Predicted 3D model of a 101-nucleotide RNA (SAM riboswitch aptamer (S box leader)) from Phocicoccus schoeneichii. The coordinates come from a structure-prediction model, not an experiment, and the mean pLDDT is 81.
RNA sequence: UCUUAUUAAGAGUGAGUGGAGGGAUUUGGCCCUUAGAAGCUCCAGCAACAGCUUAUAGCGAUGUGCUAAUUCCAACAGUUUUAAGUAACUGAAAGAUGAGA
Numbered sequence: 001u002c003u004u005a006u007u008a009a010g011a012g013u014g015a016g017u018g019g020a021g022g023g024a025u026u027u028g029g030c031c032c033u034u035a036g037a038a039g040c041u042c043c044a045g046c047a048a049c050a051g052c053u054u055a056u057a058g059c060g061a062u063g064u065g066c067u068a069a070u071u072c073c074a075a076c077a078g079u080u081u082u083a084a085g086u087a088a089c090u091g092a093a094a095g096a097u098g099a100g101a
Base pairs, nucleotide, nucleotide: 001101002100003099004098005097006096007095012043014042015041016040017039021032022031023030026075027074028073029072044067045066046065048064049063050062051059052058053057071094076091077090078089079088080087
């Protein structure tokens, strides 16, 4: 990079370090954060995919992954709706994760 599956579930107010940002990117909104952000280490946990088992289910020893808010929400197209992108819904795009190539 390509293919494919999933993306409304689940799980941290933990300890240490760190010292101002963070929620993928851009714009807008909203939110978290010096009562300590990101990152890193340890511990704990979850169970999506692989894996395993006594296999409509279960496990958490293993790999990847994950542990605020739906992938925080919107953006593009469509349907319905409203005084009004107002409100609701569907699909796509993009992103994320796994498996395969």
Of the family's consensus pairs, 97% are formed in the model. NCBI's taxonomy places the organism under Bacteria, Bacillati, Caryophanales, Salinicoccaceae, Phocicoccus.